The RNA shown here (SAM-I/IV (S-adenosyl methionine) riboswitch aptamer) has 103 nucleotides and comes from a Xanthobacteraceae bacterium. The coordinates come from a structure-prediction model, not an experiment, and the mean pLDDT is 78. Rfam family: SAM-I/IV (S-adenosyl methionine) riboswitch aptamer. Clan: SAM clan. The source organism's lineage runs through Bacteria, Pseudomonadati, Pseudomonadota, Hyphomicrobiales and Xanthobacteraceae.
């Protein structure tokens, strides 16, 4: 870096901002704002809930009478490397059951 396939979500939610390219549909940057998909924090461990801090994404999904389809987004980041490995995640948060240790 290319193909290919799993799962899981498109209920709700959140700027008719500002810039900057394009014939144009659209796509990129800032800042705001939403949301708990991955990481990580809330507790030794699970399991439930919780934190937008690190990394995405999202601020308009389309078609379908319906089933369904299409499409889109997640499934961490950075450094270093032959290997083995090192790093960073807030002043935010809420704890509850079970395990564990210790008396």
């Nucleotide at each position: 870096a290319u193909c290919u396939u799993g799962c899981a979500u498109c209920a709700a939610g959140a700027g008719a901002a500002g810039g900057g390219c394009u014939g144009a549909c659209g796509c990129c940057c800032u800042c705001g704002c939403c949301a708990a998909c991955c990481u990580g924090c809330c507790u030794u461990c699970c399991c439930g809930g919780g934190c937008a801090a690190g990394g995405u994404g999202g601020u308009u999904c389309c078609c379908g009478c319906a089933a369904g389809g299409g499409g889109a987004u997640g499934c961490g980041g950075c450094c270093a490397c032959u290997u083995c490995g090192g790093c960073a995640a807030c002043g935010a948060a809420a704890c509850g059951g079970g395990u564990c240790g210790c008396a």